[in-house]
RNA sequence: CGAGCCGGGCGGACGGCCGCGUGGGGGUUCUCGAACCUCCCCGAGGAACGUCCGGGCUCCACAGGGCAGGGUGGUGGGUAACGCCCACCCGGGGUGACCCGCGGGAAAGUGCCACAGAAAACAGACCGCCGGGGGCCUCGGCCCUCGGUAAGGGUGAAACGGUGGUGUAAGAGACCACCAGCGCCCGAGGUGACUCGGGCGGCUCGGUAAACCCCACCUGGAGCAAGGUCAAGAGGGGCCGUCGCGAGACGGCCCUGCGCGGAUGAUCGAGGGCGGCCCGCCCGAGUCCGCGGGUAGACCGCACGAGGCCGGCGGCAACGCCGGCCCUAGAUGGAUGGCCGUCGCCCCGACGACCGCGAGGUCCCGGGGCACAGAACCCGGCGUACAGCCCGACUCGUCUG
Numbered sequence: 001c002g003a004g005c006c007g008g009g010c011g012g013a014c015g016g017c018c019g020c021g022u023g024g025g026g027g028u029u030c031u032c033g034a035a036c037c038u039c040c041c042c043g044a045g046g047a048a049c050g051u052c053c054g055g056g057c058u059c060c061a062c063a064g065g066g067c068a069g070g071g072u073g074g075u076g077g078g079u080a081a082c083g084c085c086c087a088c089c090c091g092g093g094g095u096g097a098c099c100c101g102c103g104g105g106a107a108a109g110u111g112c113c114a115c116a117g118a119a120a121a122c123a124g125a126c127c128g129c130c131g132g133g134g135g136c137c138u139c140g141g142c143c144c145u146c147g148g149u150a151a152g153g154g155u156g157a158a159a160c161g162g163u164g165g166u167g168u169a170a171g172a173g174a175c176c177a178c179c180a181g182c183g184c185c186c187g188a189g190g191u192g193a194c195u196c197g198g199g200c201g202g203c204u205c206g207g208u209a210a211a212c213c214c215c216a217c218c219u220g221g222a223g224c225a226a227g228g229u230c231a232a233g234a235g236g237g238g239c240c241g242u243c244g245c246g247a248g249a250c251g252g253c254c255c256u257g258c259g260c261g262g263a264u265g266a267u268c269g270a271g272g273g274c275g276g277c278c279c280g281c282c283c284g285a286g287u288c289c290g291c292g293g294g295u296a297g298a299c300c301g302c303a304c305g306a307g308g309c310c311g312g313c314g315g316c317a318a319c320g321c322c323g324g325c326c327c328u329a330g331a332u333g334g335a336u337g338g339c340c341g342u343c344g345c346c347c348c349g350a351c352g353a354c355c356g357c358g359a360g361g362u363c364c365c366g367g368g369g370c371a372c373a374g375a376a377c378c379c380g381g382c383g384u385a386c387a388g389c390c391c392g393a394c395u396c397g398u399c400u401g
Base pairs, nucleotide, nucleotide: 001397002396003395004394006392007391008390009389010388012343013342014341015340016339017338018337020043021042023040024039025038026037027036028035029034030033045372049383050382052381053380054379055378056377057223058222059221060220064279065278066277067276069219070218071217072216073215074088075087076086077085078084089103090101091100092099093098104214105213109212110211111208112207113206126153127152128149129148130147131146132145133144134143135142136141161179162178163177164176165175166174180204182201183200184199185198186197187196188195189194227300228299229298230297235256236255237254238253239252240251241250242249243248258292259291260290261289262288263287264286271283272282273281307326308325309324310323311322312321313320314319344370345369346368347367348366349365352363353362354361355360
């Protein structure tokens, strides 16, 4: 210098004007707790996104036992927890930095294996090779038939170990040596996955579990429209006041929380908790269905939290512990925006100037662009989108010293 690989970070800056939302201060008005005016502070993100996992929180009975269902899947650790993260092991790829793996079990059982091929799983004779019998013959062979044979050819993603030898009519783990693979045993190392070494065995048992299944572990449900408080409410009941001879009408206050129809139900209990079933437990006087009607406002939950930043210590790391400092959006038809100016970065065009032997670089001028996307109970992850950049570690190649 070129090519590559991994990790971390930024996500335009400043000023002016107008506007919006939360909170606070001051003022004005009135129906006296609201409206309006004015000033000040604060006001999206690295992914706020997708809502795919895991938790906090809330309610259902503090959540019982079993089956079914769902999920996870090398080992060790981290964490509130996880399907996440870190380190290691094994397998695969790359010259390398490094990357990839839904990575338990296929010698428990069942199923499936397209096309091609004779045959696709207790293998299999299409060609070939070899032997017996018969026929033809130009005496080289050819044809038919009955057997043997998986060494060779061909098909396929995959054809039931590889090489060499013995053996044989031809062959074959039929036998032998070495090698590969599998299983068992022993020794050594490691917390472990596993690795290394030795011995024995039958000779070799295909793939697929994001197919059923088996094994180990985990798993109650619903979700902030959770849930709670206040107000209002159709209808019904009670009390008081006024009017009226009276039936009653109107007004105020309090309690309850609607009406009609149908079905079913009181301890031999409907129904519910409980999403599927069984058992068990608890609550229990209403429950279910259809039709119609009412309220759908305010506040809490809700912004101090597994919180952020800095430093030290422990750990290979993920992370943990200690100390100091900081408080940083809370809308609910849903605020966080718009315009202008200057600067910054990138791209394009054109004239000129300067530097350089040169490739080229710098400056001036004009034009254009600056992404992906936006909180809604809150966190930890994962995944996806993203203009333009910045920083650091490492690898390979080439050249120079």
Bacterial RNase P class A from Streptomyces coeruleoprunus, 401 nucleotides, folded computationally. It is recorded under the gene name rnpB. The organism belongs to Streptomyces, within Bacteria.